Predicted 3D model of a 74-nucleotide RNA (transfer RNA) from a marine sediment metagenome.
The sequence is in RNAcentral, with records from MGnify.
Its Rfam family is "tRNA". From the family's description: Transfer RNA (tRNA) molecules are approximately 80 nucleotides in length.
The coordinates come from a structure-prediction model, not an experiment, and the mean pLDDT is 81.

C1' cells in the first nucleotide's frame, strides 16, 4: 500500500430487526459472618458505547471519513 475484523465500567465480555432507566461476571465500597482473615452471603457506587458528520421523531446498533489495535495478501 489492499482487504478484513474490533474499539461500551478498572478488567473481560453482553446488549442490536434503531424505541422505556446500556446488563453480567471480576475488581472496588459498605454491612453481615469470624478472634482476625479469606471464602459465602446482603447493598451500593462506577460507563451513554473511540472521535467528527450524515440519515432518521428517536443511532450504542444504519452510513461516510479519521484515529488506534488485531489478522491476512502484497
Nucleotide at each position: 500500500g489492499u482487504g478484513c475484523g474490533a474499539a461500551u465500567a478498572g478488567c473481560u465480555u453482553a446488549a442490536a430487526u434503531g424505541g422505556u432507566u446500556a446488563a453480567a461476571g471480576c475488581a472496588c465500597u459498605a454491612g453481615a459472618c469470624u478472634g482476625a482473615u479469606a471464602a459465602u452471603c446482603u447493598a451500593g457506587a462506577g460507563a451513554g458505547u473511540g472521535a467528527c458528520a450524515g440519515u432518521u421523531c428517536a443511532a450504542u446498533u444504519c452510513u461516510g471519513u479519521c484515529u488506534u489495535c488485531g489478522c491476512a495478501c502484497a